[in-house]
Record summary:
Predicted 3D model of a 74-nucleotide RNA (transfer RNA) from Thermoflexus sp. Its Rfam family is "tRNA". Rfam classes the family as a transfer RNA. From the family's description: Transfer RNA (tRNA) molecules are approximately 80 nucleotides in length. The sequence is in RNAcentral, with records from ENA. The coordinates come from a structure-prediction model, not an experiment, and the mean pLDDT is 81.

C1' cells in the first nucleotide's frame, strides 16, 4: 500500500435501531466468623476508541480518524 476483524465497568465478554448501557470476576460497605475464607445483602464505577453525518430515536447504519490483529501485494 489493498482487503478483512476487534476496539463497550480494573479484567473477560454479551447487547447488532427504541423507550434504565449489562453479565460474570474484581473492588467498596454490612451481616455471618475467634480472625480469614466461603456465603448472603447493598453499593461504587463507562463522553459504548475519537470526531462528524443519517434517523424521530445512534453502542448498533454512513463517512473520516487512531490503535491492535490477521491476509494480500511490492
Nucleotide at each position: 500500500g489493498a482487503g478483512g476483524g476487534c476496539g463497550u465497568a480494573g479484567c473477560u465478554c454479551a447487547g447488532c435501531g427504541g423507550u434504565g448501557a449489562g453479565a460474570g470476576c474484581g473492588c467498596c460497605u454490612g451481616a455471618c466468623u475467634g480472625u480469614g475464607g466461603a456465603u448472603c445483602a447493598g453499593g461504587a464505577g463507562g463522553u459504548c476508541g475519537c470526531g462528524g453525518g443519517u434517523u424521530c430515536g445512534a453502542a448498533c447504519c454512513c463517512c473520516g480518524u487512531c490503535g491492535c490483529c490477521c491476509u494480500c501485494c511490492c